RNA sequence: AACCGAAAAAGGCAAACUGGGCGAAAGCUCAGGACGCAAAGCUUACGGUCUUGAAGUUCUAUAGAACUUAAGAUGGCGAGGUCACCGAA
Repeated sequence: AACCGAAAAAGGCAAACUGGGCGAAAGCUCAGGACGCAAAGCUUACGGUCUUGAAGUUCUAUAGAACUUAAGAUGGCGAGGUCACCGAA
C1' cells in the first nucleotide's frame, strides 16, 4: 500500500413515525426521532422497482380502465465508477 472487517478506539449517517415546506404523484427537503448501516459518503451510463400531471393507442354509453412513449423518483434495491476514518486476525 492492497485485500479484509474486530465484543478495538475516535467518530459519522439516520429507517419507521410526527410536524413545517415543495411536488400531479412516486418522492424530496428542514426539525424532532433511531430501525439499522464499514461506505446507509458522492455519482442514474446498466438492470430492477415505483409514480403518471403530459402525449398517443385500445375497450367502454359517459364516467372509467388497460397499455405504450416520455418525463420523474429510488444510491437505505442490485451492480458499476469514485473519494475516505481506524488497523486486530